Predicted 3D model of a 1497-nucleotide RNA (small-subunit ribosomal RNA) from a Patescibacteria group bacterium. The prediction has a mean pLDDT of 81. RNAcentral holds the sequence, with entries from ENA and SILVA.
RNA sequence: CUAUUUGAGAGUUUGAUCCUGGCUCAGGAUGAACGCUGGCGGCGUGUCUAAGGCAUGCAAGUCGAACGUGCUGUGUCGCAAGAUACAGCAAGUGGCAAACGGGUGCGUAACACAUUGGUAACCUGCCUCCGACUCGGGUACAACCUGGAGAAAUCCGGGCUAAUCCCCGAUGAUCAUGAACCCACGAUGUGGGAUUAUGUAAAGGUGCAAAUCGGUCGGAGAGGGGCCUAUGGUCUAUCAGCUAGUUGGUGAGGUAAUGGCUCACCAAGGCUACGACGGAUAGCGGGCGUGAGAGCGCGACCCGCCUCACUGGGACUGAGACACUGCCCAGACUCCUACGGGAGGCUGCAGUCAAGAAUCUUCCCCAAUGGCCGAAAGGCUGAGGGAGCGACGCCGCGUGCAGGAAGAAGCUCUUCGGAGUGUAAACUGCUUUUUUGUGGGAAAAAUUAAUGAUUGUACCAUAAGAAUAAGGGGCUGCUAACUUCGUGCCAGCAGCAGCGGUAAUACGAAGGCCCCGAGCGUUAUCCGGAUUUAUUGGGCGUAAAGAGCUCACAGGUGGCUGAUCAAGUCUUUGGUUAAAUCCUGAUGCUUAACAUCAGAACUGCUAAGGAAACUAGUCAGCUUGAGGGCAGGAGAGGUAGACGGAAUUGCCGGUGUAGUAGUAAAAUGCGUUAAUAUCGGCAAGAACACCAAUAGCGAAGGCAGUCUACUAGAAUGACCCUGACACUACACGAGCGAAAGCGUGGGUAGCGAUACGGAUUAGAUACCCGUGUAGUCCACGCCGUAAACGAUGGAUACUAGUCAUUGGGAGUUUCGACCCUUUCAGUGACGGCUUAAAAGCUAACGCCUUAAGUAUCCCGCCUGGGGAGUACGGCCGCAAGGCUAAAACUCAAAGGAAUUGACGGGAACCCGCACAAGCGGUGGAGCAUGUGGUUUAAUUCGACAAUAACCGAGGAACCUUACCAGGGCUUGAAAUCCUAGCUGCAAAGUCGCAGAAACGUGACCUCCUUCGAGGGUGCUAGGACAGGUGCUGCAUGGCUGUCGUCAGCUCGUGUCGUGAGAUUUCGGGUUAAGUCCUUGAACGAGCGCAACCCCUAUGAUAUGUUAGACGAUCAUAUCAGACUGCCUCGGAUAACGGGGAGGAAGGCGGGGAUGACGUCAAGUCAGCAUGGUCCUCUGACGCCCUGGGCUACACACGUGCUACAAUGGAUAGUACAAUGGGUUGCCAAACCGUAAGGUGGAGCUAAUCCCAACAAAACUAUCCCCAGUUCAGAUUGAGGGCUGCAACUCGCCCUCAUGAAGCAGGAAUCGCUAGUAAUCGCAGAUCAGCUAUGCUGCGGUGAAUACGUUCUCGGGUUUUGUACACACCGCCCGUCACGCCAAGAGAGUCGGUAAUACCCGAAGCUCCUCGCAAGAGGAAUUAAGGUAGGACCGAUGAUAGGGGCGAAGUCGUAACAAGGCAUCGGUAGCGGAAGCUGUCGAUGGAUCACCUCCUUU
Repeated sequence: CUAUUUGAGAGUUUGAUCCUGGCUCAGGAUGAACGCUGGCGGCGUGUCUAAGGCAUGCAAGUCGAACGUGCUGUGUCGCAAGAUACAGCAAGUGGCAAACGGGUGCGUAACACAUUGGUAACCUGCCUCCGACUCGGGUACAACCUGGAGAAAUCCGGGCUAAUCCCCGAUGAUCAUGAACCCACGAUGUGGGAUUAUGUAAAGGUGCAAAUCGGUCGGAGAGGGGCCUAUGGUCUAUCAGCUAGUUGGUGAGGUAAUGGCUCACCAAGGCUACGACGGAUAGCGGGCGUGAGAGCGCGACCCGCCUCACUGGGACUGAGACACUGCCCAGACUCCUACGGGAGGCUGCAGUCAAGAAUCUUCCCCAAUGGCCGAAAGGCUGAGGGAGCGACGCCGCGUGCAGGAAGAAGCUCUUCGGAGUGUAAACUGCUUUUUUGUGGGAAAAAUUAAUGAUUGUACCAUAAGAAUAAGGGGCUGCUAACUUCGUGCCAGCAGCAGCGGUAAUACGAAGGCCCCGAGCGUUAUCCGGAUUUAUUGGGCGUAAAGAGCUCACAGGUGGCUGAUCAAGUCUUUGGUUAAAUCCUGAUGCUUAACAUCAGAACUGCUAAGGAAACUAGUCAGCUUGAGGGCAGGAGAGGUAGACGGAAUUGCCGGUGUAGUAGUAAAAUGCGUUAAUAUCGGCAAGAACACCAAUAGCGAAGGCAGUCUACUAGAAUGACCCUGACACUACACGAGCGAAAGCGUGGGUAGCGAUACGGAUUAGAUACCCGUGUAGUCCACGCCGUAAACGAUGGAUACUAGUCAUUGGGAGUUUCGACCCUUUCAGUGACGGCUUAAAAGCUAACGCCUUAAGUAUCCCGCCUGGGGAGUACGGCCGCAAGGCUAAAACUCAAAGGAAUUGACGGGAACCCGCACAAGCGGUGGAGCAUGUGGUUUAAUUCGACAAUAACCGAGGAACCUUACCAGGGCUUGAAAUCCUAGCUGCAAAGUCGCAGAAACGUGACCUCCUUCGAGGGUGCUAGGACAGGUGCUGCAUGGCUGUCGUCAGCUCGUGUCGUGAGAUUUCGGGUUAAGUCCUUGAACGAGCGCAACCCCUAUGAUAUGUUAGACGAUCAUAUCAGACUGCCUCGGAUAACGGGGAGGAAGGCGGGGAUGACGUCAAGUCAGCAUGGUCCUCUGACGCCCUGGGCUACACACGUGCUACAAUGGAUAGUACAAUGGGUUGCCAAACCGUAAGGUGGAGCUAAUCCCAACAAAACUAUCCCCAGUUCAGAUUGAGGGCUGCAACUCGCCCUCAUGAAGCAGGAAUCGCUAGUAAUCGCAGAUCAGCUAUGCUGCGGUGAAUACGUUCUCGGGUUUUGUACACACCGCCCGUCACGCCAAGAGAGUCGGUAAUACCCGAAGCUCCUCGCAAGAGGAAUUAAGGUAGGACCGAUGAUAGGGGCGAAGUCGUAACAAGGCAUCGGUAGCGGAAGCUGUCGAUGGAUCACCUCCUUU
């Protein structure tokens, strides 16, 4: 350059996000199996397990043209016996084959295999070619005959005989061997030539003959094989050292041949971290599956090689074997037996048993392709060709085609209208692949003839008839496809997430739909997705991951210049890389699968030639990396010694007296034997205030009084020297290494694990306090670990700076310095300048010249969480323990960073009758009322912190009423409709009777009409249905409470961020307010706030009934008025705030209505409505009625009333309201009654009359005199009144009498900031009456206090931490108890594997002796076997320990917020347990203050 080819993701951690990370799915494949189903054909394929055992048949024979014999048949000769010839058959001798073909994968980690070379270190029957030769002679043994042994297998003796059997002789080389010479080559030797010595061959058959098939020797070839070399391909180091024929040599033997292959002797070697040795697993390759590829997995079928043949050993024959259907021996097993002895080997083809999830016919044929034998005909061939069985796989075909309804039936759904199944069916017409029948009928045969197992098959023609032929899986998401019913965390599903607890598209069924289709699903396994082992192509600050640090061998990598070489590298050419497979193109089966042909390819190895940039090697040089020398400086660098003062404690002495010490508060403790305090003296040990610092030094750990000695390293400066000497650093190695701990010996002031005591507490093995041992200190020796951290390996280079600081140098200047400028090396900060942002990297946080940026080199380490840094093994250690380091099992997450909330016994700011300051209460008493509890036949139901409890209920004697007892009714008390009958003498109503009533039963009464039995009504019977205060407020609507009248909650666009999200809404001020102003990447908007609405405070005007003489008041209506408008001060000139004027009112004037987004599955199915469901209907959860209950009463709680008295009570007198209500009603005057009330009836449908009174507190006067009272009024007795059908359970009121508790209320707790609290009365709703002291309103009188925001509660905003998100009523840890599971330990027991030592030792080869030989004896070696002690692996095991999982168990509360003692790491002690404490360390600690530094001013 051209051509070709080529990569998809999803679900799941969270409230949400990004990342890390695992798990899972969609694809393809299979020698498969299982489930359901099953029409045909073609081509393939079929014991993966027990290399377990095998009945039966077959799988290797052939040759008479090598040979003798026997038998049969025929011919000839012969009377016959017999002889002879031909043909055939049979055993034997002999030859060839049997070492191939076929099967298997036990073993084998190896020259077994593959690739590449070598063999000059070799062999080769049959086959091909070439050369030479084939002469003479001889002896046996089978068969056969005969005798014998044995059940059999089989064997033994005697006799005869042939050959292409065997032997001897001749000839003979270019053959073999020995010696020496020449030439060539790939040279320990080979080839060729010439010389010499010795040795060695043969077989004949057929044919009349020709000839042909053979035979011998030699050479060559082809094909086959042996041996050797290099390279390649499994796991394990919890296998690190292995090896005596071992490594080499000399000699000998042996082999076709090299070689320790074997033996003798000699030497002491050989292999190994580039993994020896050991263990585990495994046939290897071509290839197959998958994949974009790189790879990963596999090695069925087909091909090549190897290996084995019941297990083990051994040789013989032969060209070839240590031989699958040969031999010998041993062993196990099976069979036969006359018990003496024998026989056998399906991992050949079929078949059988067993094993197993699972794998076929005891078939046909040698017709074809091959093989063996033969001269040939031919024989043999379970190789092979075919058929059969199995949907096991791939491929192809079919189960019909066309028409056919606004669309049958059935089924399903339904909003009841309809929709779907669905042109689907029926029905009409057509076709015949397939099917069945009949007829014909190949190719495969090469080869003239003959010859076909398959096969009367493929194929063709014809006839009949839609005829013979459809299922499986799925339908929540991933993932194509939805409804109804049943079920109710049950039954069940599930690949993952997950579904099911009464409305399940997830279970089961039905209908419908989706996918594939003679198959469809499931299971198992492999690859893919998985860049999740990352060469292509990952990471290590916080997610898993940098070794605690240094030195350093091997290894890896390496500065500049020149030359050379050509190992790597690149290129050209040759060879090879078997065929098949894959790919491309053709061709042949009707197509395809399949097959055939051609091409390409097989990325590899090897040989030769070439190039020389880079890497390596060699040589020569260089100085910049590195190192050395020199100079003057800095430093808690190290080791040792000496010295010093302050403090502490102890002891001695003095002064002095009752406490001291300690804590949140205490106590134990110490102290009158004199403490503490204080003064003086003495002693001891440990540590070194200030300086002191983000300072300095060191590799890290670490290092701090002063001085001295010794010693190491780094930095700087200017020159000199060496000349790449460098960087890194695994395993192995060496050294250092905080604290704790260990050993020995000292020392011990203070501190202080353990321990003891005191507190705290439910407990307190803790936190706090008092004592105090080990230890802390020193010397020597161990240990070898830490949050040994910058959680950041080392080196080199590059990528603006500024500031501070430490050390050195230079410049300038100066007398010399300081200052200043600059440079090198450290230690820190900011983070760019220009105008904004450094760039870059990162998941983000963040890092940013001291990189976590850009690159290179080297090393270490990681691969989901837990189990576990554990077990076992090994090494180290005195021990504690350390280093190395798994698995089973279990989960679908674990985790990082950041976001929004929520929370904190975190922080800041602000607000609120939140506290404080006040006033009055509750909690104590009696009563009222509600609730709980208890009781009951029933005490109907609901409401339960705040947000239930004078709540639903604004009024339970009956009714209400839902509850209970009893009595009744059953299409029903009320609604709609249908069917049948009756219907004006019905029903209803009225009046009787029985009854508790409902109800039952009598009497009275009694429609319209167009006269059609029509309409209406009613009754009876029946059917649909009604009805339910039954359930579900966790299916709902509506309404309501609460946070909260708190100031918040959102949207659009823009911007920022990968994103969730942020910004706006933050900051500075201000406000009652997210109210307003201002700044600002925001600009706007919405719901809330405010305002608009209503009432009220002032005035004006108008009108005026029932008010009113006028006016005023009052009422109604309309206006005015208040806006920080004016002044002043503060403030950023703003918003706004302080003060003032005027004004009825001043900064929202007061009050009301109005309640954002949302929270509490808050409340209500019993107010109403409503989905679903259940139950029931002539035996009620429905309806009617009577009576009872909701009013019970040991007790507990809430809300109130009345009081406890003198600011009072009683009596008498005198004043002043407002809101309301009234015709089934309010009810006046007058009279009666002590009163409740009665009689009475005027007035009023209301600014008119009435309730209603002079409202009560208040005020005036008198009495009471501090007491259980002239307080208080409960309770009880008696007598009355009213309502009502009815006051017993169970109403209210009046009069008289009675006269309880109570003397101001414990802990605790509530309301209220002005016309408020407190106190006083009045009215209304509900209502026959009333339990109202309740509720809702109305007016009368009328205060106190607020310094202030520390604290309590609630709320808002910001910030911070978080392991919470059901959101702290959260999350969560460990012991204990119970159940299940796996693994380890374990006195042991059992089994296996491979070796070692010794004993015994078959067959066989070899050797020795004897023998003519056959053979006999012996030696060495050796399989199997035995004995012994160990090693390794596995199974099992009482028991004890830990681990994991499990629904609501027990004990505590360790961690997450400052988690209530900050947490965590190492170590030590202790404790039921989490854990606690000591010591050193880390920040992965909140908060506050301070120091230092930085930035800005």